Background: This is a predicted structure of an 86-nucleotide RNA (c-di-GMP-I-GGC riboswitch aptamer) from an Alicyclobacillaceae bacterium. The source organism's lineage runs through Bacteria, Bacillota, Bacilli, Caryophanales and Alicyclobacillaceae. It was read from a public genome assembly, where an Rfam model found it. The prediction has a mean pLDDT of 89.

RNA sequence: UGCGACAAAGGCAAACUUUGGGAAACCAAAGGGCGCAAAGCCAUGGGUCUAAGGUCCGCAGGACGAUGACUGCCAGGCUGCCGAAC
Numbered sequence: 001u002g003c004g005a006c007a008a009a010g011g012c013a014a015a016c017u018u019u020g021g022g023a024a025a026c027c028a029a030a031g032g033g034c035g036c037a038a039a040g041c042c043a044u045g046g047g048u049c050u051a052a053g054g055u056c057c058g059c060a061g062g063a064c065g066a067u068g069a070c071u072g073c074c075a076g077g078c079u080g081c082c083g084a085a086c
Base pairs, nucleotide, nucleotide: 002086003083004082011036012035016031017030018029019028020027021026034072040078041077042076044075045074046073047070048069049068054064055063056062057061
């Protein structure tokens, strides 16, 4: 340095519930604990979700589409605890 143990010490926290925010996706806090060795940080590339405002069609209603959201989808970048075996 790679690597990652039925190791040690710690860490994070999915679904779901409650309260609050938001048009929504979703977010924050508390409870909870499915999982996680980067489940620490960054929307940079891809991807996914939403559609308030906007544009278009229009009777109703619908279509398109981030500037919105997700890093616990995959890459990439930055940083980092521990040390059995190999």